Description
A computed fold for a 351-nucleotide part of an RNA from a Pseudomonadales bacterium, annotated as large-subunit ribosomal RNA, domain IV. NCBI's taxonomy places the organism under Bacteria, Pseudomonadati, Pseudomonadota, Gammaproteobacteria, Pseudomonadales. The RNAcentral record of the full RNA draws on ENA. It matches the Rfam family "Bacterial large subunit ribosomal RNA".
Context: one part of a larger RNA
RNA sequence: CUCGGGUGAAGGAACUAGGCAAAAUGGCACCGUAACUUCGGGAGAAGGUGCGCCGCUAAUGGUGAAGGAUUUACUCCGUAAGCUGUUGGUGGUCGAAGAUACCAGGUGGCUGCGACUGUUUACUAAAAACACAGCACUCUGCAAACUCGUAAGAGGACGUAUAGGGUGUGACGCCUGCCCGGUGCUUGAAGGUUAAUUGAUGGGGUUAUCCUCGGAGAAGCUCUUGAUCGAAGCCCAAGUAAACGGCGGCCGUAACUAUAACGGUCCUAAGGUAGCGAAAUUCCUUGUCGGGUAAGUUCCGACCUGCACGAAUGGCGUAACGAUGGCCACACUGUCUCCACCCGAGACUCA
Numbered sequence: 001c002u003c004g005g006g007u008g009a010a011g012g013a014a015c016u017a018g019g020c021a022a023a024a025u026g027g028c029a030c031c032g033u034a035a036c037u038u039c040g041g042g043a044g045a046a047g048g049u050g051c052g053c054c055g056c057u058a059a060u061g062g063u064g065a066a067g068g069a070u071u072u073a074c075u076c077c078g079u080a081a082g083c084u085g086u087u088g089g090u091g092g093u094c095g096a097a098g099a100u101a102c103c104a105g106g107u108g109g110c111u112g113c114g115a116c117u118g119u120u121u122a123c124u125a126a127a128a129a130c131a132c133a134g135c136a137c138u139c140u141g142c143a144a145a146c147u148c149g150u151a152a153g154a155g156g157a158c159g160u161a162u163a164g165g166g167u168g169u170g171a172c173g174c175c176u177g178c179c180c181g182g183u184g185c186u187u188g189a190a191g192g193u194u195a196a197u198u199g200a201u202g203g204g205g206u207u208a209u210c211c212u213c214g215g216a217g218a219a220g221c222u223c224u225u226g227a228u229c230g231a232a233g234c235c236c237a238a239g240u241a242a243a244c245g246g247c248g249g250c251c252g253u254a255a256c257u258a259u260a261a262c263g264g265u266c267c268u269a270a271g272g273u274a275g276c277g278a279a280a281u282u283c284c285u286u287g288u289c290g291g292g293u294a295a296g297u298u299c300c301g302a303c304c305u306g307c308a309c310g311a312a313u314g315g316c317g318u319a320a321c322g323a324u325g326g327c328c329a330c331a332c333u334g335u336c337u338c339c340a341c342c343c344g345a346g347a348c349u350c351a
Base pairs, nucleotide, nucleotide: 001346002345003344004343005342006341007340008339010337011336014335019332027051028050029049030048031047036041038171052093053092054091055090056089057088058087059086060085061084062083063082067077068076069075070073094098106330107329108328109327110326111325112324113322114321118130119129134169135168136167137166138165139164140163146155147154148153172317173316174315175314177247178246179245182244183243184240185239186238187237188236191235192234193233202224203223204222205221206220209216210215248266249265250264251263252262275309276306287303288302289301290300291299
């Protein structure tokens, strides 16, 4: 020096990213116990008191000898001995210390997130992520939808819409605003467009034949043109946002100033409602004010100028819960001021 363990004057978080680590708390009985609350909790809240051993004594549980009674029975009786527990009262006694060792909650306050118990990156992440009960939308009438398989077949389900599949949200409370222009989905069928199919018509090649020798040219075969017929889809018309999503700008105006209930104008499918707000979201920013500190880029409460919150991509609250994040306090301490010593195991030196 490394590892493990112990003690420490005075101070007591001044350490540090952070009380990390350590210390402290710790059992049983009794007393007592706040805000808040979903009335269950919170709660072992918090905070206190007692605790060993030896006598005496009281009450009480179990067993119940001897004895007695008669209805002679696997009976009953009570003063009660003995043995064995439990709970008190009182007196004494020893130590520094009686839950004497081991074992064995630290506590309280404010706040973010997630309701909760659960699950997860086997081997750097346990969480605010996933799941969850609940809620909503949507599909599915059974040979169901959906999934696996080329198929047969199987799951769904030996179930039947109080069932099953998919998607989103995520207990509970109060709620969930406006927009259907775009995209998607559903419905509609008048019109437009449109495939294979059908093959009208026209044109070309070939040549029996005809000819005024220039040419014309039936049928067939063949190359081509493509009238007509023609569904879904698309166009079109509606509906639908707990479907994907979206939710403005400029100018002026009140008898101090400031501000603008009010007015004008442009654009839009519609211009963000309730609630919340420098927030897990705020750039400017350590915003401003208040609280806490002697001093606070963090924290708590407000304000609203929301760069760039916002309502099931849920909004805002919320008791309980959390090896969860931030802040504060009490207790406690070698974390520190500032290190010292002791006990072991190594390393190291020598043999």